RNA sequence: GCCUCGGUAGCUCAGCCUGGUCAGAGCACAGGUUUCAUAAGCCUGGCGCCGCGAGUUCAAAUCUCGCCCGAGGCA
Repeated sequence: GCCUCGGUAGCUCAGCCUGGUCAGAGCACAGGUUUCAUAAGCCUGGCGCCGCGAGUUCAAAUCUCGCCCGAGGCA
């Protein structure tokens, strides 16, 4: 330098191919409940502009282009 894959909540990830209903799950965390207390259980809590910018579109996490970062491969 070229190719492929990835970047979404504190962490691990789904959703992307096939654009549209409120952007979700598990764990963690906070508050409440319960208990003499702790744990467990139960209830509640996500304002995460989906890595950054631009384009297409009535509408973009999703499609297109550029850039940044990470992993692997080729040279």

A computed fold for a 75-nucleotide RNA from a Nanobdellota archaeon, annotated as transfer RNA. The coordinates come from a structure-prediction model, not an experiment, and the mean pLDDT is 81.